[in-house]
Parts: sequence; C1' cells; structure tokens
RNA sequence: AAACGAUAAAGGCAAACCCGGUGAAAACCGGUGACGCAAAGCUAUGGGUCUAACACCUUCCGGGGAGGGAGGUUAUGACUGCCAGGCCGCCGAA
Repeated sequence: AAACGAUAAAGGCAAACCCGGUGAAAACCGGUGACGCAAAGCUAUGGGUCUAACACCUUCCGGGGAGGGAGGUUAUGACUGCCAGGCCGCCGAA
C1' cells in the first nucleotide's frame, strides 16, 4: 500500500410510523424516532423498479362543438437503504 472486516476503539449515517412543507404523482426537504448499515458517503453511468403531469390512442357524455369522465401507451420525473460500475474515505485484530 492493497486485500480483508473484529463482541476492538473513536465516531458517522438514519428505516418505518407520526408532524409540517414541496410536488400531478412517484418521491423529496425539515423535525421526531431508530429498523438497520463497513461505505446506508458522492455519482442516475448500466440494469431494474415506481409514478404518469404533458402528449398520443380507444371509448362514453355533449350540439359530430368547446369541454368533461373512464381505460391504455409513454419519462423528459423519481428511487443509489434494489443490484452493479466509477470517485473519495475512519480504524487496524485475525
């Protein structure tokens, strides 16, 4: 230095529920709270998953209108605490 990760040491992060806020939603931010995490630090690069506002298609109502209801397709939206890759990082037993 790398690999590796201990009933070690010093610390760190913070699930779900609840409260407030943002958002069409998924979800995110803050508070509370700890399920857990050796990267549960950063990165949306690959895969995967979630949502469907706009758009498009079908259908119904309506005056073949405007507009509205229902269903479907679809990220440019979201998730890194889903998996992997990349980057940075504390400690030092076996």
Molecule: c-di-GMP-I riboswitch aptamer
Organism: Anaerolineaceae bacterium